A computed fold for a 116-nucleotide RNA from a marine eukaryotic metagenome, annotated as SAM riboswitch aptamer (S box leader). The sequence is in RNAcentral, with records from MGnify. The prediction has a mean pLDDT of 75.
[in-house]
RNA sequence: UUAUCAAGAGUGGCAGAGGGAACGGCCCAAUGAUGCCCGGCAACCGGCUUCCAUGGUGUAGACCAGGAAGCAACGGUGCCAACGCCGUCAAGUCGAGUGUCGACUUGAAUCGAUGA
Numbered sequence: 001u002u003a004u005c006a007a008g009a010g011u012g013g014c015a016g017a018g019g020g021a022a023c024g025g026c027c028c029a030a031u032g033a034u035g036c037c038c039g040g041c042a043a044c045c046g047g048c049u050u051c052c053a054u055g056g057u058g059u060a061g062a063c064c065a066g067g068a069a070g071c072a073a074c075g076g077u078g079c080c081a082a083c084g085c086c087g088u089c090a091a092g093u094c095g096a097g098u099g100u101c102g103a104c105u106u107g108a109a110u111c112g113a114u115g116a
Stems, first nucleotide, its partner, number of pairs: 001116005010038001012037003018028003022088004039080003044076003047071006054065004084111001089107008
């Protein structure tokens, strides 16, 4: 910088008090969280197959690049409570009531996570 973030994933073992990024909520947790191991999920990259009024090289077969569809958890990552758990910005509606607050809807951004 760019793509995705509503799908999917264990009644296992070790260990023993915190955890869900931050803040505010709301939750999870001695009926064992977080962590580690095993197990599993998923096609982001690599890999494989088929195709193409595409580009390059070549007489051609073909090779490389690009694109489309598919296959596979083998390699590199990732992930396995709750939509990224919800909110954070703006607009609108409603209710309170002026410091604004709360609820709902829509849209976007920020922040964050993961891959390339």